[in-house]
Context: one part of a larger RNA
RNA sequence: CUCUCGUUAAGGAACUAGGCAAAAUAGUCCCGUAACUUCGGAAGAAGGGAUGACCCCGAUUAAUUUCGGGGCCCGCAGUGAAAGGGCUCUCGCGACUGUUUAACAAAAACACAGGUCUCUGCUGAAAUCACAAGAUGAUGUAUAGGGACUGACUCCUGCCCGGUGCUGGAAGGUCAAGGGGAGAGGUUAGUGGGCCGCAAGGCUUGCAAAGCUUCGAACUUAAGCCCCAGUAAACGGCGGCCGUAACUAUAACGGUCCUAAGGUAGCGAAAUUCCUUGUCGGGUAAGUUCCGACCUGCACGAAUGGAGUAACGAAGAGAGCGCUGUCUCAACGAGAGGCUCG
Numbered sequence: 001c002u003c004u005c006g007u008u009a010a011g012g013a014a015c016u017a018g019g020c021a022a023a024a025u026a027g028u029c030c031c032g033u034a035a036c037u038u039c040g041g042a043a044g045a046a047g048g049g050a051u052g053a054c055c056c057c058g059a060u061u062a063a064u065u066u067c068g069g070g071g072c073c074c075g076c077a078g079u080g081a082a083a084g085g086g087c088u089c090u091c092g093c094g095a096c097u098g099u100u101u102a103a104c105a106a107a108a109a110c111a112c113a114g115g116u117c118u119c120u121g122c123u124g125a126a127a128u129c130a131c132a133a134g135a136u137g138a139u140g141u142a143u144a145g146g147g148a149c150u151g152a153c154u155c156c157u158g159c160c161c162g163g164u165g166c167u168g169g170a171a172g173g174u175c176a177a178g179g180g181g182a183g184a185g186g187u188u189a190g191u192g193g194g195c196c197g198c199a200a201g202g203c204u205u206g207c208a209a210a211g212c213u214u215c216g217a218a219c220u221u222a223a224g225c226c227c228c229a230g231u232a233a234a235c236g237g238c239g240g241c242c243g244u245a246a247c248u249a250u251a252a253c254g255g256u257c258c259u260a261a262g263g264u265a266g267c268g269a270a271a272u273u274c275c276u277u278g279u280c281g282g283g284u285a286a287g288u289u290c291c292g293a294c295c296u297g298c299a300c301g302a303a304u305g306g307a308g309u310a311a312c313g314a315a316g317a318g319a320g321c322g323c324u325g326u327c328u329c330a331a332c333g334a335g336a337g338g339c340u341c342g
Base pairs, nucleotide, nucleotide: 001337002336003335004334005333006332007331008330010328011327014326019323027051028050029049030048031047036041038152052073054071055070056069057068058067059066074078086321087320088319089318090317091316093313094312098110099109114150115149116148117147118146119145120144127136128135129134153308154307155306156305158238159237160236163235164234165231166230167229168228169227172226173225174224178220179219183215184214185213186212187211190207191206192205193204194203195202196201239257240256241255242254243253266300267297278294279293280292281291282290
């Protein structure tokens, strides 16, 4: 010097990102216990008092067992050691118990009961696995099963169907294979012309039936798309400019442009606010954090749920009481190691 412990004058968070760590609290009995609340809780709230040994009395016991009353004795100290509560106030988030990144994240993330929408009527439901057979769903049958979103509870959940999706519709437009086959091409038995040859024949150039074959217009034709409706607890969206009141300021009011419709209730510098340490109030001697307001919401907002909320949380933010070597500021002691010498 390092590690693990112990003690400490005065102060008591001045430490620090942060009381991290440590200290403190602690058992049992009695008294007592607030706001709030879903009436269950909150609550061991908080905060007090008692606690040993011996003797007597009463009750009780199987028991000098336990309880109550009285007396007396000792110590600094009687749950004499040990012992898995420190407590309170306020706020944000998530209702809760639970689950999770085996080995850096336990949470405000996931799940959850509850809510809503949607699919599914059963010889093979819908959905899922599989080439199939077959199987799960289910030895179930819409109070059932699958999918999606939300997430206890309370009060609520506004407007927009123009776009995208889904559902329904079928008049018209478009439209595949298939059907259809107008017509066109290729091939050539045959046949016309020209040249050579006495002839047979040879060379060359046209036309062309049937058959075979290639292409192919009209017409016909499903779903889909276009189209017409519905649907937002489907994906999603929810404006701008100008003027106006007898101080000023502001604008209940008016004008105008655009839109499918222009953000309702509630909340709001918020886990969301850039400017920003906004402004005011509270707490402090002093507060970029915190709490309460305001509203100028860069860029909240209603099941991608909105606003509250008792209880709960090894979770997050702020404050206080108690307590302390966290600190002012360090000291001493114990054990282990390191180091030096042998």